The part of an RNA shown here (large-subunit ribosomal RNA, domain III) has 383 nucleotides and comes from Gilliamella sp. BG2.
Context: one part of a larger RNA
RNA sequence: AAGUAACGAUAAAGCGGGUGAAAAGCCCGCUCGCCGGAAGACCAAGGGUUCCUGUCCAACGUUAAUCGGGGCAGGGUGAGUCGACCCCUAAGGAGAGGCCGAAGGGCGUAUCUGAUGGGAAACGGGUUAAUAUUCCCGUACUGGCUAUAACUGCGAUGGGGUGACGAAGAAGGCUAGGUUUACCACCUAUUGGAUGGUGGGUUAAGCGUGUAGGGGUGUGAUUAGGCAAAUCCGGUCACUGAAACUCUGAGGCGUGAUGACGAGCUGCUAAGGCAGUGAAGUAAUUGAUGCCCUGCUUCCAGGAAAAUCCUCUAAGCUUCAGGUUAUAGUUAAUCGUACCCGAAACCGACACAGGUGGUCAGGUAGAGAAUACUAAGGCGCUU
Numbered sequence: 001a002a003g004u005a006a007c008g009a010u011a012a013a014g015c016g017g018g019u020g021a022a023a024a025g026c027c028c029g030c031u032c033g034c035c036g037g038a039a040g041a042c043c044a045a046g047g048g049u050u051c052c053u054g055u056c057c058a059a060c061g062u063u064a065a066u067c068g069g070g071g072c073a074g075g076g077u078g079a080g081u082c083g084a085c086c087c088c089u090a091a092g093g094a095g096a097g098g099c100c101g102a103a104g105g106g107c108g109u110a111u112c113u114g115a116u117g118g119g120a121a122a123c124g125g126g127u128u129a130a131u132a133u134u135c136c137c138g139u140a141c142u143g144g145c146u147a148u149a150a151c152u153g154c155g156a157u158g159g160g161g162u163g164a165c166g167a168a169g170a171a172g173g174c175u176a177g178g179u180u181u182a183c184c185a186c187c188u189a190u191u192g193g194a195u196g197g198u199g200g201g202u203u204a205a206g207c208g209u210g211u212a213g214g215g216g217u218g219u220g221a222u223u224a225g226g227c228a229a230a231u232c233c234g235g236u237c238a239c240u241g242a243a244a245c246u247c248u249g250a251g252g253c254g255u256g257a258u259g260a261c262g263a264g265c266u267g268c269u270a271a272g273g274c275a276g277u278g279a280a281g282u283a284a285u286u287g288a289u290g291c292c293c294u295g296c297u298u299c300c301a302g303g304a305a306a307a308u309c310c311u312c313u314a315a316g317c318u319u320c321a322g323g324u325u326a327u328a329g330u331u332a333a334u335c336g337u338a339c340c341c342g343a344a345a346c347c348g349a350c351a352c353a354g355g356u357g358g359u360c361a362g363g364u365a366g367a368g369a370a371u372a373c374u375a376a377g378g379c380g381c382u383u
Base pairs, nucleotide, nucleotide: 013031014030015029016028017027018026032380033379034378035377040360041359042358043357046340047339050338051075052074053073054072055071056070060068061067080141081140082336083335084334086119087118088117092113093112094111098107099106100105122139123138124137125136126135142332143331144330145329146328147327148326149325150324151323152322153317154316158312159311160310161309166299167298168297169296172292173291174290177286178285179284180283183200184199185198186197187196202260203259206255207254208253209252213248214247215246216245218239219238220237221236222235223234225233226232261281264277265276266275267274268273300303346355347354362374363373364372365371
């Protein structure tokens, strides 16, 4: 220079009350404004206590601060079913033997490892200051082991099936959700209005039924294939034939539920809430990008693997062991779980107008996830 520039999006504040030494900024209330395919909600990654409560205001906060993601102290994360661990494999990695190489080492079979993929099972309500598919209530389901009963050819690291997969397109059936509504509760007024206004009109998994729809012929005999065997798969033959049967399959209906929730009402209150009680809870319409659908049709660029599961036998066992079904009992360890997550908590030296994968997707107008206004919810961006 200079008490100058700046104080980080032009979404916006105003008033009353409280606390306090002190209030534009903290708390409560009433208005106003902004977002609403987000500036709301939930996860993954990453962070790691930032979560909740009490207390404090030196420093941190671009101002003040009684406030805070700041200091100090205490508290908080509860699982057979969510995720990991576990079983399985992909690319990639390691690599017994092996091949190669002056040495170090390189490549690579079996095999192991390695998720971003495949593999058993839980929903609704309630509850905390802070956790909940984890606690509680109610109702379920899955795997292993044991016992009992009935029936019985069991047996794998081997065979076969399944798992098992592309893109585009079109149609149908549904549901979530939405909008009205029968019905229920409340509102009697100050200026119109009772044929009115406001609010509610909600309920899961599981179990039973097996529908709209989609796929498949079925039975018997035989057999040079499936590295051995096979009753399994494949091939062949005979009969049968678009019917029956079978597999799959959303949704609906019933049950779950004489339960829960529920507007409101009553009582208490430290004014934050707490306790009790509890009406109606029907139907129509619209309707997805979700489900049936890993379906169907078409096309060429021809679209993972292995385990699981089902089935078949080999060695072997065959009074046993083992297997199937049912019921009952028992068991299910360990780790994660707070909080932020289009952000003041992650990556950007900052409480930085930048960046950050997935899920949810109300209403009116609209072709629409555009745009405008708005609900739930959240904010007014720390002078």
The prediction has a mean pLDDT of 86.